[in-house]
Context: one part of a larger RNA
RNA sequence: CUAAGUUAAGGGAACUCGGCAGAAAUAGUCCCGUAUCUUCGGUAGAAGGGAUGUCUAUCUCUUUCCAUGAUUCAUUGUGGGGAGAAGUAGAUCACAGUAACAAGGAUGGCACGACUGUUUACCAAAAACGUAGCUAAGCGCAAUUCCGAAAGGAUGAAUAUGCUUGGUGAAGUCUGCCCAGUGGUGGUGCCUAAAAGCUCCUUUCAAGGAGUGGAAAGCCCAUCAAACGGCGGGCCUAACUAUGAGGCUCUUAAGGUAGCGUAAUGCCUUGUCAUCUGAAUGGUGACGUGCAUGAACGGCUUAACGAUGUUGUCACUGUCCCUAACUUAAACCCUC
Numbered sequence: 001c002u003a004a005g006u007u008a009a010g011g012g013a014a015c016u017c018g019g020c021a022g023a024a025a026u027a028g029u030c031c032c033g034u035a036u037c038u039u040c041g042g043u044a045g046a047a048g049g050g051a052u053g054u055c056u057a058u059c060u061c062u063u064u065c066c067a068u069g070a071u072u073c074a075u076u077g078u079g080g081g082g083a084g085a086a087g088u089a090g091a092u093c094a095c096a097g098u099a100a101c102a103a104g105g106a107u108g109g110c111a112c113g114a115c116u117g118u119u120u121a122c123c124a125a126a127a128a129c130g131u132a133g134c135u136a137a138g139c140g141c142a143a144u145u146c147c148g149a150a151a152g153g154a155u156g157a158a159u160a161u162g163c164u165u166g167g168u169g170a171a172g173u174c175u176g177c178c179c180a181g182u183g184g185u186g187g188u189g190c191c192u193a194a195a196a197g198c199u200c201c202u203u204u205c206a207a208g209g210a211g212u213g214g215a216a217a218g219c220c221c222a223u224c225a226a227a228c229g230g231c232g233g234g235c236c237u238a239a240c241u242a243u244g245a246g247g248c249u250c251u252u253a254a255g256g257u258a259g260c261g262u263a264a265u266g267c268c269u270u271g272u273c274a275u276c277u278g279a280a281u282g283g284u285g286a287c288g289u290g291c292a293u294g295a296a297c298g299g300c301u302u303a304a305c306g307a308u309g310u311u312g313u314c315a316c317u318g319u320c321c322c323u324a325a326c327u328u329a330a331a332c333c334c335u336c
Stems, first nucleotide, its partner, number of pairs: 002329007010321002014319001019316001028052005037042001039170001053092006060085011093097001105314007112306002117129002133168007145154003172300003176231003181228002183224005191218002197212005232250005259293001260290001271287006
């Protein structure tokens, strides 16, 4: 030096991207006490405070044995002995009484996901997947969907309060406008539309021509966005200025509604203001012409939950100021 440990005065995160890592602190039981929010269940062991050994006295209770009385034979009264538990008071020892072992650190804000659950066996456990709930479509059973060449089988000991497939993802509150494009469904007539068949013409035959007829599909019409998806621009305008309720105009299928918003989404950007700090490209709260938010590709809130992410506070500490000493092992040095 390496590995594993022990201990550090004073300070206490000054270390660091970050309290990472390891340690410290907390800890059992009893009593008191417990905010905020809340889906009234919780949050909650919230937080915070006190007690805890031993001896003596006393009180209450539990259990057991003996003697004796009563008795409805289940029990029960009185007296005495043993064991145990809790309480009260006093005494006593120590720095320290759950004295060893064992044994929660606590709390505030925000983001995401409702929750318990599942996952990349061997670098990712999560905000990813799932979930109950919501919703759309298919299907009336000899069904639908799936497997198989078929026979046959699963769904199904089922029967629409069911099964299959897709989307969303508890609850609360909502889910705006657009059917022009793509796609689905329905409809019907005009139209386009094959061959067969039928009728006619031509022809020696083979064949050819004309007409009629005519399915799916297309066209057309209607409808469907919790189907795939989409949701504008210019100019002017109020008695300072600024802003623009309002007007004009181009244009679209319709021009983004309610909400939220510098966001896990904002380029400019360390936006501006407030707040937390001595100091913050940080956190939170506001603001909003949002490069490029937005409503089941769900929008916005949300108690509880989380080895999730982020940012504070208290406690605590060798992370650090600033290193030191010691133990064990290996290595190394000397010697046999």